[in-house]
RNA sequence: CUCUUAUUCAGAGUGGUGGAGGUACAUAGGAUCUGUGAAGCCACGGCAACCCCAGUAUACUGGAAGGUGCUAACCUGAGCGAAUAUUUGUCGGUAACGAUAAACG
Numbered sequence: 001c002u003c004u005u006a007u008u009c010a011g012a013g014u015g016g017u018g019g020a021g022g023u024a025c026a027u028a029g030g031a032u033c034u035g036u037g038a039a040g041c042c043a044c045g046g047c048a049a050c051c052c053c054a055g056u057a058u059a060c061u062g063g064a065a066g067g068u069g070c071u072a073a074c075c076u077g078a079g080c081g082a083a084u085a086u087u088u089g090u091c092g093g094u095a096a097c098g099a100u101a102a103a104c105g
Base pairs, nucleotide, nucleotide: 001105004102005101006100007099008098013044014043015042016041017040021033022032023031028076029075030074045071046070047069050067051066052063053062054061055060078094080092081091082090
């Protein structure tokens, strides 16, 4: 890096450095976080529980030493269905995109 499978709910910050961007991408629109300090990097914490560990265990329960991940801030897109309603919004699935993990190559 490709492919496959699973999840994509919730949760969890301080300090240092840095100095203006960030919220996956976007050709667009809006919203939002941020000089009370963005991205990035470092240290120490924390969250979660994919791998992992224990309970004889493909389920389930518990754990957190280790390998990852995460810890400021998102909607509008496609298609299906439901009720309401009358063309506008709401809700619930699905697919796609993106992200993470595991296994194989």
The RNA shown here (SAM riboswitch aptamer (S box leader)) has 105 nucleotides and comes from bacterium C-53. It matches the Rfam family "SAM riboswitch aptamer (S box leader)". Rfam links the family to the GO term regulation of gene expression. The model forms 94% of the base pairs in the Rfam consensus. The sequence is in RNAcentral, with records from Rfam.